[in-house]
Context: one part of a larger RNA
Molecule: small-subunit ribosomal RNA, 5' domain
Organism: metagenome
């Protein structure tokens, strides 16, 4: 000197843009963050319209008819997107490579196909247990739920047979036989769907070379432990896991123990070379009260799924339940210390739907906070009887304050009142035209704005409404009076202070920075 996610005193006009629990991976009250599809299905509690029926009306009561629809089956989605850094010194990460060891819902593209039958559950109804939480029975009923028969291959498995590659095991093409495996519909049409098979995109998983913290006052470590045989599991390769045989395997180039840490882009800081660091934001990993454990599924061993246990909290009829803020707000605690129980889905993104459209605490915004960096005012220009206070001093005066005021004249950022008022929006969708041609694509119109009456800007008034903090012995830019007397006190270092203190307190002036300014921690 530079930096901080900064805190603490004093102080405080605005405005953009950023940041914001670094401490208890301590606890959590409440409200919200994951649905959505009637263009799958039975159906209809509950809203609304329509119709019947009773009634002069009011009204009561039927009726899935019609819009639509709680709850149920069913399909996608909930494995993303958001949070945290506890664990991890590890193929964890960050580079470069292999898969002749591998998977991939949605999506593109090709190629073929969608033909026939059953059985049963939920809902409902009916009964029943229980305080709940929820369960048990009985009859019934449907689908893109479930079964099962046909056909099918460039699938999948066996056998035989020919060619080609290449990295040890092998791999790739071809050919013949056998065999064994599929489908769902809704619809007026159109549309959208289903199934199998190729190949691509896209995501994932494994492996393997280098790199990636301290301690030797840590020297020996290791029985699935190292390697083979067979098998079992998986999408795959492998002691992953069994059995059996062998006795290796790993160490001073640092094994094993220990403490400590997420790791990378990147940040600070430095001419560099290093050295520190890893809040924002972007990549990747773990992790979801505390341990284990599979299910479902293309994907999970799954933050708001499930099952055991354990810890804690809560209902309770004691007989048994309920829960998991390391999502966003809050709230207690804990700390030096870090926001609102906010608005909107208007854009952008992502679920779902044909599509209106619904959800969406992602995300866009707005509140708060000088925490930061950038920007701008707090006035300008003239004005010397160098006015008056004040301070000083060699004291009939002289110096400072000081062009500073007061005075004149201008300005109007800022303000304040009062008027105009976006940009972000084009898409989707509606109607219409228009080519092709019979549903694509183009082209015009209309619809859609939380932020917001914001930003910006027009007009009037008026210098009007705006400056502090810290220092002044050296170092290190700035000095004298008063007060105290080794007291009070100050100090980063050296050092002041015991009667003339430029070094303590004031006070006059001064000097640095500036809406800040110092102080303290920490890092280079």
């Nucleotide at each position: 000197g530079g930096a901080u996610g900064a805190a603490c005193g004093c102080u405080a006009g605005c405005g953009g843009c950023a940041g914001g629990c670094u401490u208890a991976a301590c606890a959590c009250a409440u409200g919200c963050a994951a649905g959505u599809c009637g263009a799958g299905g039975g159906g209809c509690a509950g809203c609304a319209c329509g119709a019947g029926u009773a009634g002069c009306a009011a009204u009561a009561u039927u009726u899935g008819g019609u819009g639509g629809c709680g709850a149920c089956c069913g399909g996608c989605g909930c494995a993303c997107g958001g949070g945290u850094g506890a664990g991890u010194a590890a193929c964890g990460c960050g580079u470069a490579u292999g898969c002749a060891a591998u998977c991939u819902a949605c999506c593109u593209u090709u190629a073929a196909c969608u033909g026939g039958g059953g059985c049963a559950u939920a809902g409902c109804u009916c009964c029943g247990a229980g305080a709940a939480a929820u369960c048990g029975g009985a009859a019934u009923u449907a689908a893109u739920a479930c079964c099962c028969c046909a056909u099918a291959a460039u699938a999948u498995u066996a056998a035989a047979g020919a060619g080609a590659g290449a990295c040890a095991u092998c791999u790739c093409u071809u050919u013949u036989u056998a065999a064994u495996u599929a489908a769902a519909g809704u619809u007026c049409c159109a549309a959208c769907g289903g199934u199998u098979a190729a190949a691509g995109a896209u995501g994932a998983g494994c492996a393997u070379g280098c790199g990636u913290g301290c301690c030797a006052u840590u020297a020996g470590c290791u029985u699935g432990u190292u390697g083979g045989u067979a098998g079992g599991g998986u999408a795959a390769c492998g002691g992953c896991c069994u059995a059996c045989c062998a006795a290796g395997g790993c160490u001073a180039c640092g094994a094993u123990g220990g403490c400590u840490a997420g790791g990378g882009g990147g940040u600070c800081u430095g001419a560099g070379a290093g050295g520190a660091u890893g809040a924002u934001c972007c990549c990747c990993c773990a992790c979801a009260c505390u341990g284990g454990u599979a299910c479902u599924g293309a994907g999970a061993c799954a933050c708001g799924g499930a099952c055991c246990a354990g810890a804690c909290u809560c209902c309770u009829a004691c007989g048994g339940g309920a829960g998991g803020c390391a999502g966003c707000a809050g709230u207690g605690a804990g700390g030096a210390a870090u926001a609102u129980u906010g608005g909107u889905c208007a854009a952008u993104g992502g679920g779902c739907g044909c599509a209106a459209g619904c959800c969406u605490g992602a995300a866009c915004c707005a509140g708060c906070c000088a925490u930061g960096c950038c920007g701008c005012g707090u006035g300008a220009a003239g004005g010397a009887u160098g006015a008056a206070u004040g301070c000083c001093c060699u004291a009939u005066g002289g110096g400072u304050u000081g062009u500073a005021a007061a005075c004149u004249u201008c300005u109007u950022u800022u303000g304040u009142a009062u008027g105009g008022g976006a940009a972000g929006a084009a898409a989707c969708c509606u109607u219409c035209u228009u080519a092709c041609g019979u549903g694509u694509a183009a082209g015009a119109a209309g619809c859609u704005g939380a932020c917001g009456g914001u930003a910006c800007u027009g007009u009037a008034c008026g210098a009007a409404u705006a400056a502090g903090c810290a220092u002044c012995g050296g170092c290190u830019a700035a000095c004298u009076c008063c007060g105290u007397g080794c007291c009070a006190g100050c100090a980063g270092c050296c050092g002041c202070g015991g009667u003339a203190a430029u070094a303590c307190g004031g006070a006059g002036g001064a000097u640095g920075c500036a809406a800040g300014c110092g102080u303290u921690a920490u890092c280079c």